[in-house]
Context: one part of a larger RNA
Molecule: large-subunit ribosomal RNA, domain I
Organism: Methylococcales bacterium
RNA sequence: CGCAUACGGUGAAUGCCUAGGCGGUAAGAGGCGAUGAAGGACGUUGUAGCAUGCGAUAAGCCACGGUUAGUUUGCAAACUAACUUUGAUCCGUGGAUUUCCGAAUGGGGAAACCCGGCCAGGACAACCUGGUCAUCAGUGACUGAAUACAUAGGUCAUUAGAAGCGAACCCGGAGAACUGAAACAUCUAAGUACCCGGAGGAAAAGAAAUCAACCGAGAUUCCCUUAGUAGCGGCGAGCGAACGGGGAUUAGCCCUUAAGCAUUAUUUAAGUUAGUAGAACACUCUGGAAAGUGUGGCCAUAGACGGUGAUAGCCCGGUAUACGAAAACUUUUUUAGUGUGAAAUCGAGUAGGUCGGAGCACGUGAAACUCUGACUGAACAUGGGGGGACCAUCCUCCAAGGCUAAAUACUCCUUACCGACCGAUAGUGAACUAGUACCGUGAGGGAAAGGCGAAAAGAACCCCGGAGAGGGGAGUGAAAUAGAUCCUGAAACCGUAUGCGU
Numbered sequence: 001c002g003c004a005u006a007c008g009g010u011g012a013a014u015g016c017c018u019a020g021g022c023g024g025u026a027a028g029a030g031g032c033g034a035u036g037a038a039g040g041a042c043g044u045u046g047u048a049g050c051a052u053g054c055g056a057u058a059a060g061c062c063a064c065g066g067u068u069a070g071u072u073u074g075c076a077a078a079c080u081a082a083c084u085u086u087g088a089u090c091c092g093u094g095g096a097u098u099u100c101c102g103a104a105u106g107g108g109g110a111a112a113c114c115c116g117g118c119c120a121g122g123a124c125a126a127c128c129u130g131g132u133c134a135u136c137a138g139u140g141a142c143u144g145a146a147u148a149c150a151u152a153g154g155u156c157a158u159u160a161g162a163a164g165c166g167a168a169c170c171c172g173g174a175g176a177a178c179u180g181a182a183a184c185a186u187c188u189a190a191g192u193a194c195c196c197g198g199a200g201g202a203a204a205a206g207a208a209a210u211c212a213a214c215c216g217a218g219a220u221u222c223c224c225u226u227a228g229u230a231g232c233g234g235c236g237a238g239c240g241a242a243c244g245g246g247g248a249u250u251a252g253c254c255c256u257u258a259a260g261c262a263u264u265a266u267u268u269a270a271g272u273u274a275g276u277a278g279a280a281c282a283c284u285c286u287g288g289a290a291a292g293u294g295u296g297g298c299c300a301u302a303g304a305c306g307g308u309g310a311u312a313g314c315c316c317g318g319u320a321u322a323c324g325a326a327a328a329c330u331u332u333u334u335u336a337g338u339g340u341g342a343a344a345u346c347g348a349g350u351a352g353g354u355c356g357g358a359g360c361a362c363g364u365g366a367a368a369c370u371c372u373g374a375c376u377g378a379a380c381a382u383g384g385g386g387g388g389a390c391c392a393u394c395c396u397c398c399a400a401g402g403c404u405a406a407a408u409a410c411u412c413c414u415u416a417c418c419g420a421c422c423g424a425u426a427g428u429g430a431a432c433u434a435g436u437a438c439c440g441u442g443a444g445g446g447a448a449a450g451g452c453g454a455a456a457a458g459a460a461c462c463c464c465g466g467a468g469a470g471g472g473g474a475g476u477g478a479a480a481u482a483g484a485u486c487c488u489g490a491a492a493c494c495g496u497a498u499g500c501g502u
Stems, first nucleotide, its partner, number of pairs: 001501009015487001016451002020422002022419007029411002031165002039101003042055003046079001049075003061095006070083003106115003116133007135162002137159007169200001170198004180187001184234001210217002221248005231239002252403003255347001260340006269331005275323003281296003285292001297314002299303001305317003352376008362388001383398005438445002458486001461473004
């Protein structure tokens, strides 16, 4: 040095676990904000830090309810000082307080800072305390030019008016490119992404100037089908209906004043926000421990689930079931009041036409229909629109005013439950101080990191050692090769011992 065996070190895979995720189902909620939001800064506990809570009344104050014997948030023990059956702590409802920044709104500003005016109060001069002072809009009053009346303008008052934030869904405005066409220009991607405006719990649409086809249907929306059909298309790539049928849900109305809507009070019922009661098991054996084994019982409108020293219907929390609210809220029934509806008069610079565009599955085409930038421009129910160029006949409807629930879309969020979903390189980036540490001027990027034990019983005391680190005894424990770098502990890699070989 090699091979083999045994025992170790290192290392962290694997197994088991779950505190966290992921995806759903059913209900709820679908907004918050000048009564100052979302989000922050700084403070705040007897004691440093982080997190949580809270705001100079600062892990809290008050009231009303619930519950009950302990309590003073977590990491996180200990100490100290307190509270509490005269009901603390905790839970629910309502209220008070709520620094500074932030729409931020007295002015300014490099956010969490600087500097003011006016009024009132305090002894009031300094100083302190409280209030108020942005802009726009609506309404009202007083004023008031050029310019006589007026108007513009100005000032004041008043309005829970607006603003800002928020995950997706919705409507409107504006609107790409990569890409595909095996290149590329029409086309596609796509009216997508992005941007802007606006709203609601849904939005939008909506009661035929609609379809149909000579039979008829009867607002809108959504789903299945019709159908990858008819069509459109450098007839390429591709795009792609409708009629009809079957379902979900159904609701109709108004413009000489009404359907309704909103709100206030009253009344009925249900629910939400704390909770309450809640059945039934013992012995034996093994074991550290019984829920396991054996024997014999019991309950069940409860054998969901979780915990307890191994696997528990009957040990604990619960579960089935039954019950419960001083206060607040939601929905709902009845009655009454108030407000709104209120613009208009059956729709004229409209329908239609020409030119230029756009939308319709439809790329200008034979291109109807809808919208409209420019120019034009009717009729008046004895009328007008449509039936895919156009004309006639026929059929059908009545534009140029308005409202309208449900069926549909979505989930930042709350509650309950579920999973042939993951199980720490997985599952969220994040099971842990996580959008943290760290990187970047910045926009932004962005980790790693779980597990002693049933219980800390977390190793008193002794020894070596530097008053060390670390270790050896002793002790605890079922186990310490479970000793805090702590469950299991593979492999690579490194040793020790023995045997054989060289």